[in-house]
Order: sequence, then structure tokens, then C1' cells
RNA sequence: CUCUGGAGAGCGCUAUUUCACUAGCCACCAAAGAGGCCAGCCGUAAUGGUUAAACUUUCAGGUGCAUGGACAGAG
Repeated sequence: CUCUGGAGAGCGCUAUUUCACUAGCCACCAAAGAGGCCAGCCGUAAUGGUUAAACUUUCAGGUGCAUGGACAGAG
């Protein structure tokens, strides 16, 4: 990279509007990405340095379908 599987949360309200999209408002989800920290290690020491995540924050993203999608299997 290709194929397959792949969760969660309002088909929310208003305006334009066939739908999608766009703007505003509130609520929510966590598994693109991003941020934060444990232990350990270094250091005489520090409020120091280094350092994860599926934890956490919800910035981004997402909340019918479509799309996206960590992760798993195969090539």
C1' cells in the first nucleotide's frame, strides 16, 4: 500500500434549502490526528531532563445513510 472485519454518541433546533453543504445555538462520543501525565532512567538536588497508553483533555474529528475510523487478520 491492497483486501476483509471494525465501536461509541442528537436523522437535534433555527435560517437558506430537494438533499448535501454553510452559519448560529445547546447536548453528547471516542478508536484519525494532537496535547497532558505514571513508573523507570540521568542528576548531589530541584519547581530539572528524558518518557508511554486503549488512561486522560475534547483543540481537531465525529453523533441516520454515506464518509472517516484506532485496532486485528491475510497478501